Transfer RNA from a Clostridia bacterium, 77 nucleotides, folded computationally.

[in-house]
RNA sequence: CCGCCCGUGGCGCAGUUGGAUAGCGCGUCAGACUCCGACUCUGAAGGCCGCUGGUUCGAAUCCAGUCGGGCGGACCA
Repeated sequence: CCGCCCGUGGCGCAGUUGGAUAGCGCGUCAGACUCCGACUCUGAAGGCCGCUGGUUCGAAUCCAGUCGGGCGGACCA
């Protein structure tokens, strides 16, 4: 320098024929249960989807640029 993949709540992921209030598990908080705690059950908070711009009636999903991470390749007088 070139190509490919990934970037979604604290953590791990799903969601990609664009369609409506972005879900799941773990964790956290509250309550129930218990003599207390654990387990279990119920409920709640928490993300606008790396960032910027564009296309569209509508974008996490498409396009462009850019940042970070991973892999492969090229170059190395």
RNAcentral records the identical sequence in 2 taxa. The prediction has a mean pLDDT of 83. Lineage of the source: Bacteria > Bacillati > Bacillota > Clostridia. RNAcentral holds the sequence, with entries from ENA. Rfam family: tRNA. Rfam's curators write: Transfer RNA (tRNA) molecules are approximately 80 nucleotides in length.